Overview
Transfer RNA from Candidatus Makana argininalis, 74 nucleotides, folded computationally. Its Rfam family is "tRNA". About the family: Transfer RNA (tRNA) molecules are approximately 80 nucleotides in length. Rfam classes the family as a transfer RNA. The sequence is in RNAcentral, with records from ENA.

[in-house]
């Protein structure tokens, strides 16, 4: 210096060829249970989908740049 992949809840992810409300589990609060704790069962809370533009009636998702990571090549 070139090219590829990756960033979605606090932590691991999923969701994909655009439209239904952005979702799991794990932690967290709140309860039930127990004498008491964990464990289990319910309930809830938490998001700028990395960041900027553009596309388009509509974008986590398409496309440009830009950041961080990871990796091949020189």
């Nucleotide at each position: 210096g070139g090219c590829c992949c990756c960033u979605u809840a606090g932590c691991u992810c999923a969701g994909u060829u655009g439209g239904u409300c952005a979702g799991a589990g794990c932690g967290g609060a709140c309860g039930a249970c127990u004498c008491a704790u964990a464990a289990u069962c319910g309930u809830u809370a938490g998001g700028u989908c990395a960041c900027u533009g553009g596309u388009u009636c509509g974008a986590a998702c398409c496309c440009g740049g830009u950041a961080g990571g990871g990796g091949c090549c020189a």